[in-house]
RNA sequence: AUACGAAAAAGGCAAACCAGCUGAAAGGCUGGGACGCAAAACCAUGGAGCCUAAGACCUUAUUAUUCGGGUUAUGGCAGUCCAGUUGCCGUG
Numbered sequence: 001a002u003a004c005g006a007a008a009a010a011g012g013c014a015a016a017c018c019a020g021c022u023g024a025a026a027g028g029c030u031g032g033g034a035c036g037c038a039a040a041a042c043c044a045u046g047g048a049g050c051c052u053a054a055g056a057c058c059u060u061a062u063u064a065u066u067c068g069g070g071u072u073a074u075g076g077c078a079g080u081c082c083a084g085u086u087g088c089c090g091u092g
Stems, first nucleotide, its partner, number of pairs: 002092004012037002017032006035079001041085002046082003049077003055072005
């Protein structure tokens, strides 16, 4: 430098759930908590996928407001996958 993760050590992260805060929601943050993780580190302005629909547009009824239905990301998810960037230990 490169490929790999069988065993091991030092350490790291933290799903569900609970509480508080935040947000229209999805979600996020903090604390508790551990299902798991060798990238469960970074990247959502690389691609695919998924979640949400405040606003906008369409629409039944209505003079209209309002309510309901539909479409839509400009909001999110990196612990959905691929690509990219960085990185601990060990083995070859």

Predicted 3D model of a 92-nucleotide RNA (c-di-GMP-I riboswitch aptamer). Rfam family: c-di-GMP-I riboswitch aptamer. Rfam's curators write: GEMM was predicted in a large-scale screen for bacterial structured RNA regulatory elements. Gene Ontology term of the family: cyclic-di-GMP binding.